Molecule: transfer RNA
Organism: Candidatus Bathyarchaeales archaeon
RNA sequence: GCCGGAGUAGCCUAGACUGGUUUGGGCGCCAGACUCAUAACCUGGAGGUCGCGGGUUCAAAUCCCGCCUCCGGCA
Numbered sequence: 001g002c003c004g005g006a007g008u009a010g011c012c013u014a015g016a017c018u019g020g021u022u023u024g025g026g027c028g029c030c031a032g033a034c035u036c037a038u039a040a041c042c043u044g045g046a047g048g049u050c051g052c053g054g055g056u057u058c059a060a061a062u063c064c065c066g067c068c069u070c071c072g073g074c075a
């Protein structure tokens, strides 16, 4: 340099094929309930520029273009 894959909450992960109402789940965190108390279990809550920028569209995590980081392959 070329080709392919990945980037979504503090951590892990589903959703991209087929654009559509508030993105969802687990762990963790906070509060409540339970308990003599703690843990576990139960209930509720907070936390998201969906890697960055631009474009298309009434509408983009999703489609298009460029860039960044990581992984693999070729040279």
Stems, first nucleotide, its partner, number of pairs: 001074007010027005020058001029045004051067005